[in-house]
Molecule: c-di-GMP-I riboswitch aptamer
Organism: Alicyclobacillus vulcanalis
RNA sequence: GUCGGUCAAAGGCAAACUUCGCGAAAGCGGAGGACGCAAAGCUAUAGGGGCUCGACACGACGUGUCGUGCCAGCCAGCUGCCUGG
Numbered sequence: 001g002u003c004g005g006u007c008a009a010a011g012g013c014a015a016a017c018u019u020c021g022c023g024a025a026a027g028c029g030g031a032g033g034a035c036g037c038a039a040a041g042c043u044a045u046a047g048g049g050g051c052u053c054g055a056c057a058c059g060a061c062g063u064g065u066c067g068u069g070c071c072a073g074c075c076a077g078c079u080g081c082c083u084g085g
């Protein structure tokens, strides 16, 4: 440098749910709690996709376009510990 990883070691993160707070909502933060994760680290104007709310349009109880906010534990981009070959 590169390719790997759990039957190595030392560790890390924290789903659902409960509770408090923020928000119109999606969702976010604190505490508890662990479903899981070899990147569940960072990045939302590098890209795709999804969610919320609003406006407009229509062949109309839905769909499309545009915009606001949000999700990376959806794909993805960037970076990294230990260890083996």
Stems, first nucleotide, its partner, number of pairs: 002085004012037002017032006035073001041078003047075002049071003053067006